Large-subunit ribosomal RNA, domain VI from a Chloroflexota bacterium, 269 nucleotides, folded computationally. Its Rfam family is "Bacterial large subunit ribosomal RNA". Its family is annotated with ribosome and structural constituent of ribosome in the Gene Ontology. The RNAcentral record of the full RNA draws on ENA. The prediction has a mean pLDDT of 88.

Context: one part of a larger RNA
């Protein structure tokens, strides 16, 4: 731009991509087979192995924004508590989010039309022949069934819902009227603003005061693991009380205290 007003939501699906796997045991049955030897087809069942998807509840890793120990050293005037450097200084834990070795699901069934083959009827050609006329089977393959994209499918689809019949001026006409139309608006949109379940940028999603969209704060959760200060006990290290303390990141529920002010365009069929 276009899909003949103009939004907004849900969907058909022509087309397209993907996916289709494999082993092993057990019943059947030590049967059929076989002189033994070995040992089945058909047919139900359980278990894994690759390989995909999708999650984080569980097991683990990461978690340089959380806790704590702890060495050297500087600094905070000393102690005492504290900060800084040394790979995060080193070591022991970890929330969230992200992960796999974690967990969960997948391939199945079923239905067409078919290779090779296997077959009925059955002449040509009194027989015989699955083939010539007719007709039934028969594969991980083919077409369908399973996921996934998908109406620039210009063949442009299809349901629902919302918006309504503004109009300064010009033109045409005896007139009724009819045609062009700047702006202004409606349903919505767009930009901008706080943001993230999204993200390289874009796009997606939520929020904008009629408001829980980041931020603060307050509860809860979960993380370390008994802060500091002061008692006591001990000459001291140091131990115990107050104390499961104190401090806490991304999490979850609350609250307008902070910050979301504002503008732009958009139909008249």
């Nucleotide at each position: 731009c276009g899909c003949a007003a103009g939004a907004g939501a849900u969907u058909u699906g022509a087309g397209g991509a993907g996916g289709c796997c494999c082993c092993u045991c057990c019943u059947u049955a030590g049967u059929a087979c076989g002189a033994g030897a070995g040992g089945a087809c058909c047919a139900g069942g359980a278990g894994g192995g690759a390989c995909a998807g999708a999650c984080c509840u569980c097991u683990g890793g990461u978690g340089u924004a959380c806790c704590a120990g702890u060495u050297g050293u500087c600094g905070c005037g000393c102690c005492a508590g504290c900060g800084g450097c040394a790979g995060u200084g080193c070591u022991g834990g970890g929330u969230a989010g992200c992960u796999a070795u974690g967990u969960c699901u997948g391939g199945c069934c079923g239905g067409g039309a078919u290779a090779a083959g296997u077959g009925c009827u059955g002449a040509a050609a009194g027989c015989a022949u699955c083939u010539a006329a007719g007709u039934a089977c028969g594969a991980a393959g083919c077409c369908c069934u399973c996921u996934c994209c998908a109406a620039g499918a210009u063949g442009a689809g299809a349901u629902c819902u919302c918006u309504c019949a503004c109009g300064a001026g010009g033109c045409c006409g005896c007139a009724a009227g009819g045609c062009c139309g700047a702006g202004g608006u409606a349903a919505g949109a767009c930009c901008g603003c706080a943001g993230g379940u999204a993200g390289a940028c874009u796009a997606c999603c939520u929020g904008c005061u009629u408001g829980a969209u980041a931020g603060g704060c307050g509860g809860c959760a979960a993380g370390u693991g008994u802060a500091a200060g002061g008692g006591c006990a001990g000459u001291a290290a140091u131990g115990u009380c107050u104390u499961g303390a104190g401090c806490u990141a991304a999490g979850c529920c609350g609250u307008a205290c902070u910050a979301a002010u504002g503008g732009u365009c958009g139909a008249g069929g």